Context: one part of a larger RNA
């Protein structure tokens, strides 16, 4: 390669959206590319397989004869697969009436805490640790009480709960907007499923400009600890932490589990909706769809464990793996202001 595999042994792109390939539901016709049978022709001899024969036997040697398989050519099937024409509706999309929601975005508003200042009481410590100490204060702290300003985060509600592709989203109101899900009933008629390229997103941290800076707090400075202490610990603190406009484009970006479809016992709870039963109505109860939990069968797993939300049985697609190190390095190429990112070896050792 091919076989085998991708929770946790090496291995699913951080997530979507879609081109080009590929694969694609029901019924009916059409043709014969594909695919399937038959006959022919061909594919050197030699080798292999075999039936016999010669050398005393054996290698060895001679005469014949055949399986598989390729190609091209006639003649033939028509079930599948592609074509061609034609319906129909379950998949897929539009319409419609409902519903939940911390989905986005942009504007206004709020109230506790904190730090600051700024009056007033009052008069000596405060803060802070294992203990201390630096640090702070009689130029009035700390402690109460009263105005004032800022800037970031929004306690309970709160959940094992909602919601988003996914990163991720929570005072409160208002405007704009995107989805999902159930109901009955219309329309479109297969319009699908995945995607290599490519686009768009994408946490914190970084980096540009220009604001802002309350607490927090890398770096740094001082004080302990200690043999030393670049640490833990303490007091001070700049950058960042916040906002507009760009750039970076990585995470244990995890459910360590690509997507998509069909099927295969249950039990128990949530959260969204619709249909009965019981009633005047609440309560109470069964039941369909759709998410989100647990606990288990069968089956599966190296085991753990998975288990209708599969890691079970099966079909398409697509990404990656192929012993450790070396090394996610090195060159080379693309992106990036830069940090760096993405692609990605080999000597060599074992």
């Nucleotide at each position: 390669u091919u076989g085998g595999g991708u929770a946790u042994a090496a291995a699913g792109c951080g997530u979507c959206u879609a081109u080009a390939g590929g694969u694609g539901g029901c019924u009916u016709u059409u043709c014969a590319a594909g695919u399937c049978c038959a006959c022919c022709g061909u594919c050197a001899a030699a080798u292999c397989c075999u039936a016999g024969g010669g050398c005393u036997c054996a290698a060895c040697c001679c005469u014949g004869g055949a399986c598989a398989g390729g190609c091209a050519g006639u003649g033939g099937a028509a079930a599948c697969u592609a074509c061609u024409a034609a319906g129909a509706u379950g998949g897929a999309g539009u319409a419609u009436g409902g519903u939940a929601g911390g989905g986005g975005c942009a504007g206004a508003g709020g109230g506790a805490a904190u730090u600051u200042u700024u009056g007033a009481u009052g008069g000596a410590g405060c803060a802070g640790u294992g203990a201390a100490a630096u640090g702070u204060a009689u130029u009035g702290a700390g402690a109460u009480c009263g105005g004032a300003a800022a800037g970031a985060a929004c306690a309970c509600c709160a959940a094992u709960g909602g919601u988003g592709a996914a990163a991720g989203c929570a005072c409160u109101u208002u405007g704009c907007u995107g989805g999902g899900c159930c109901g009955a009933c219309a329309u479109u008629u297969a319009c699908a499923c995945u995607a290599u390229g490519a686009g768009a997103u994408g946490a914190a941290a970084g980096c540009u400009a220009g604001g802002g800076g309350a607490g927090c707090a890398a770096a740094u400075g001082g004080g302990a600890u200690u043999a030393a202490a670049g640490a833990c610990u303490c007091u001070a603190g700049u950058a960042g932490u916040c906002c507009u406009a760009g750039c970076u484009g990585u995470a244990a970006a995890c459910a360590a589990u690509g997507g998509a479809u069909a099927c295969u016992a249950g039990g128990u709870g949530c959260u969204g909706u619709g249909c009965g039963a019981c009633u005047c109505a609440a309560c109470u109860u069964g039941u369909g769809c759709a998410g989100u939990g647990u606990u288990g069968u069968a089956g599966c797993u190296a085991a753990u464990g998975c288990g209708u939300u599969a890691a079970g049985u099966a079909u398409c697609c697509u990404a990656c793996c192929u012993a450790g190190g070396g090394a996610g390095u090195a060159c080379g190429c693309u992106c990036g202001c830069a940090a760096g990112a993405a692609u990605g070896a080999a000597a060599c050792u074992c």
Background
Small-subunit ribosomal RNA, central domain from Oryza coarctata, 350 nucleotides, folded computationally. Lineage of the source: Eukaryota > commelinids > Poaceae > Oryzoideae > Oryza. It matches the Rfam family "Bacterial small subunit ribosomal RNA".